Predicted 3D model of a 72-nucleotide RNA (transfer RNA) from Cucumis melo var. makuwa.
Its Rfam family is "tRNA". The family's RNA type in Rfam is transfer RNA.
The RNAcentral record of the sequence draws on Rfam.
Lineage of the source: Eukaryota > rosids > Cucumis > Cucumis melo > Cucumis melo subsp. agrestis.
Model confidence (mean pLDDT): 81 of 100.
RNA sequence: UCCUCGGUAGCUCAAUGGUAGAGCGGUCAGUUGUUAACUGAUUGGUCAUAGGAUUGAAUCCUAUUCGGGGAG
Numbered sequence: 001u002c003c004u005c006g007g008u009a010g011c012u013c014a015a016u017g018g019u020a021g022a023g024c025g026g027u028c029a030g031u032u033g034u035u036a037a038c039u040g041a042u043u044g045g046u047c048a049u050a051g052g053a054u055u056g057a058a059u060c061c062u063a064u065u066c067g068g069g070g071a072g
Base pairs, nucleotide, nucleotide: 001071002070003069004068005067006066007065010024011023012022013021025043026042027041028040029039030038048064049063050062051061052060
């Protein structure tokens, strides 16, 4: 320098054009002599950044940036 994959909640990951969700976690309550476990409720996001196309973008296109892998 080029190719490729990825950046979404505190963490690990979904969502493949129609207003973003799960598990774990946090908080509160119940249960228990206490803790753990279990149960219920609740808490959660500028979808890396900027532009473009579209009635509508996490999703498509372009540039930039950060990380992984590969080629020279």